[in-house]
Molecule: SAM riboswitch aptamer (S box leader)
Organism: soil metagenome
RNA sequence: CAUCUAGACCGGCUGAGGGAAAGGCCCUUAGAAGCCGGGGCAACCACCCGAUCAGGCACCCGCCUCGAGGGAACGGUGCCAACUCCUGCGGAACCGGCAUUCAGUUCCGAUAGAUG
Numbered sequence: 001c002a003u004c005u006a007g008a009c010c011g012g013c014u015g016a017g018g019g020a021a022a023g024g025c026c027c028u029u030a031g032a033a034g035c036c037g038g039g040g041c042a043a044c045c046a047c048c049c050g051a052u053c054a055g056g057c058a059c060c061c062g063c064c065u066c067g068a069g070g071g072a073a074c075g076g077u078g079c080c081a082a083c084u085c086c087u088g089c090g091g092a093a094c095c096g097g098c099a100u101u102c103a104g105u106u107c108c109g110a111u112a113g114a115u116g
Stems, first nucleotide, its partner, number of pairs: 001116004009038005017027003022087003039080003044076002047071003052068002054065004084112001089109006096102001
């Protein structure tokens, strides 16, 4: 800096935890986490194309970049319960209430985190 509401599971070993932390709420002895093997998803990097659009050079033919876009999935990562499982901090709209201070719903942003 970019992305994070999509997608993708089996077997073996083992045996009690796991979902980052807190609070919730979940998953789990019909087997958690971990390790091993295989499978899959995606397409960040790398790779290929780049007609067209974009930028640059030349301005006669054309050439270059490889940005937008497209492809493939052999390579490097990543991922394969729940939106990053939800919330917290700030704001907006709606709504309940006598009430600007409280509760609820939706959305936007910030923070934190994850991956590249």